[in-house]
A computed fold for a 508-nucleotide part of an RNA from a metagenome, annotated as small-subunit ribosomal RNA, 5' domain.
The full RNA is in RNAcentral, with records from SILVA.

Context: one part of a larger RNA
C1' cells in the first nucleotide's frame, strides 16, 4: 500500500447492489419448514334445487339429484430442495481414462399386448384394555391393494453354428429344453398398465496423475498377500467364509502422530509465487451419541423405523414423548454477527386430467456505514480585509471571500397529484403483483434539514503559544518529557482523508 464475513472508539445525511454466529457439531420454548390424487377404491355425506306431507304461512319432516368436506385402504413424493464442516490425508476432492464387471423411477422413441379368476383386510359396527401414548376381540366390505390360472413378438438360462475382439469374451440370426406379466377410471378426445430394445438423466465401481507438517514416528501387516471352491452383491473383488501357500508394504518416507472437508475460485504480487477456501457454483461427509437393518429406481434415510446411550419433558409410577448443523426466535458462550415479517404475483419443485392444493426453495421486505459504488451538506459575486478568537518586534500578522450582505439553484430529505414494467400464463367470463401507492414522473416552499476524524521532531504532507517540569504522559521505529517541549495536556492554526476517519488482528 493492497485486502477482510471483521471488531473497538469518536463520527453520521440519501440511495443502489452485496453481504451478515468465524466462537460452543452447546441446549433448545413456540410457531411455520412435504405433501398431494374423490379422473384408483368402499364409505361419509354439507351448500344448493325439486317433488310431498304436517301445518303454527314460513318453519320442520321425508324422497330425488347434487356433490363440498372428511378419516381410512390404494399410487407418487417424500433420497430433491435447505442447513452445517464435527468427522475425513482417503479414489474424500481434482483432472484424465476404464467398465468384455454394472444399476437407473418418472422422460423421449420403436415393438408386442392388456384374456380369465379368487381369497382377503383398512375404514364402518358391537365389546373391551389403559391415565396418556397406543391398542385388543369379533364381525361386514372395496380397489389401479393382494394372489392363482392361460397366452409369448421377443426376454433370462444351457447347448450347436458363424462373424469379431482387448486375457477374462462380445455379438448375431436359426434349431432344441425350462422359466416368468397385464388394472382399470373415464368414456368425445384421453391419462393408464405390463414386457423388451435403445436414448437421455442420474449413479455405482476400478485405475494413472496431482494437492498439509513431522524422522524426536523405521519398521508396519495374520484376512495380512496371493489361490482354489462356495457364498454374497446391481455389479469386479478377502467383500466374506473353508482350505492350501507364505507372501504384502517401506528412507521414491511405510506405519504412527498432529492439522485439515476438497475444487472452480478469492486476495496479494509485474510474474513465479504465497496466503486462503466467507457469500455463488460442483463434489463429499454429517444430521443428539453411537450401532443396525426395513420400504423402495433410489436411504443405511435431517423433519422414517428398531436397539442401546446422555440429556430434557409427561405420568395416575404401570409406562410414555422428543432431537432447529431447515426459516425465524430463546439461553449460553463471545471483541462480534439480523425480523418469533410478507407472499406464492414470478422463478423452481411434489402431486393432480386439470381447477388447484403445498412450498421459512425462491421472490420480496425489515435491521447493522459491515463492504463497494454514486450523490448531497449550496453556486456566482463580495473588504487593500467588521466583530471575536490566537500570535506579535506592539508597527502588524493571521482566521479570511471565510462571515454578514446581494442575485440565483432546489440535487436528496420534506409535502400535494399522478403512477408503472415485471403477466408468459390461468380462466368461460369478470379477473388475477407479495414487493407497493414502491421506483418513475409533475407541482410547492426554502439554503432551507445535513461533517466529522486522524495527524502535525525524523521517516512522512502539515507550526505556533500557554500549562507541565524524568512528573503527568506519548510511542509503528529512531526516540520524547529534569523551566523557554514544533514529540505530553490545551488552545489558535495548518495537513491528510471524508459519511467516514482512526486503532487492532489476519494474509500478501
Nucleotide at each position: 500500500g493492497g485486502a477482510u464475513g471483521a471488531a473497538c472508539g469518536c463520527u453520521g445525511g440519501c440511495g443502489g447492489c452485496g453481504u451478515g454466529c468465524u466462537u460452543a457439531a452447546c441446549a433448545c420454548a413456540u410457531g411455520c419448514a412435504a405433501g398431494u390424487c374423490g379422473a384408483a377404491c368402499g364409505g361419509u355425506g354439507a351448500a344448493a334445487g325439486a317433488g310431498g306431507a304436517g301445518c303454527u304461512u314460513g318453519c320442520u319432516c321425508c324422497u330425488c339429484u347434487g356433490g363440498a368436506u372428511c378419516a381410512g385402504u390404494g399410487g407418487c413424493g417424500a433420497a430433491c430442495g435447505g442447513g452445517u464442516g464435527a468427522g475425513u490425508a482417503a479414489c474424500a476432492c481434482g483432472u484424465g481414462a476404464g467398465u468384455a464387471a454394472c444399476c437407473u423411477g418418472c422422460c423421449c422413441u420403436u415393438g408386442a399386448c392388456u384374456c380369465u379368476g379368487g381369497g382377503a383386510u383398512a375404514a364402518g359396527c358391537a365389546c373391551u384394555g389403559g391415565a396418556a401414548a397406543c391398542g385388543g376381540u369379533g364381525u361386514c366390505u372395496a380397489a389401479u391393494a393382494c394372489c392363482g390360472g392361460a397366452u409369448a413378438c421377443g426376454a433370462g438360462c444351457u447347448u450347436c453354428a458363424g462373424c469379431c475382439g482387448c486375457a477374462u469374451g462380445g455379438c448375431u440370426a436359426g434349431g432344441a429344453g425350462c422359466u416368468g406379466g397385464a388394472a382399470a377410471g373415464a368414456a368425445u378426445u384421453u391419462c393408464g398398465g405390463u414386457c423388451a430394445a435403445g436414448g437421455a438423466u442420474g449413479g455405482a465401481c476400478u485405475c494413472g496423475c496431482g494437492g498439509c507438517c513431522u524422522a524426536u514416528c523405521a519398521g508396519c501387516u495374520a484376512g495380512u498377500u496371493g489361490g482354489u471352491g462356495a457364498g454374497g452383491u446391481a455389479a469386479c473383488g478377502g467383500c466374506c467364509c473353508a482350505c492350501c501357500a507364505a507372501g504384502g508394504c517401506g528412507a521414491c518416507g511405510a506405519c504412527g502422530g498432529g492439522u485439515a472437508g476438497c475444487c472452480g475460485g478469492c486476495c496479494u504480487g509485474a510474474g513465479a509465487g504465497g496466503g486462503u477456501g466467507a457469500c455463488c457454483g460442483g463434489c463429499c461427509a454429517c444430521a443428539c451419541u453411537g450401532g443396525g437393518a426395513c420400504u423402495g429406481a433410489g436411504a443405511c434415510a435431517c423433519g422414517g423405523c428398531c436397539c442401546a446411550g446422555a440429556c430434557u419433558c409427561c405420568u395416575a409410577c404401570g409406562g410414555g414423548a422428543g432431537g432447529c448443523a431447515g426459516c425465524a426466535g430463546u439461553g449460553g458462550g463471545g471483541a462480534a454477527u439480523a425480523u418469533u415479517g410478507c407472499a406464492c404475483a414470478a422463478u423452481g419443485g411434489g402431486c393432480g386430467c386439470a381447477a388447484g392444493c403445498c412450498u421459512g426453495a425462491u421472490g420480496c421486505a425489515g435491521c447493522a456505514a459491515c463492504g463497494c459504488c454514486g450523490c448531497g451538506u449550496g453556486a456566482g459575486g463580495g473588504a487593500c480585509g467588521a466583530c471575536g478568537g490566537c500570535c506579535u518586534u506592539c508597527g502588524g500578522g493571521u482566521u479570511g471571500u471565510a462571515a454578514a450582505c446581494c442575485u440565483c439553484u432546489u440535487u436528496u430529505a420534506g409535502u400535494a397529484g399522478g403512477g408503472a414494467a415485471g403477466a408468459a400464463g390461468c380462466g368461460a367470463a369478470a379477473g388475477u403483483g407479495a414487493c407497493g401507492g414502491u421506483a418513475c414522473c409533475u407541482g410547492c416552499a426554502g439554503a432551507a434539514a445535513a461533517a466529522g476524524c486522524a495527524c502535525c521532531g525524523g521517516c512522512u504532507a502539515a507550526c505556533u503559544a500557554c500549562g507541565u517540569g524524568c512528573c503527568a504522559g506519548c510511542a509503528g521505529c529512531c526516540g520524547c518529557g529534569g523551566u523557554a517541549a514544533u514529540a505530553c495536556g490545551u488552545a489558535g492554526g495548518g495537513u491528510g482523508c471524508a459519511a467516514g476517519c482512526g486503532u487492532u488482528a489476519u494474509c500478501c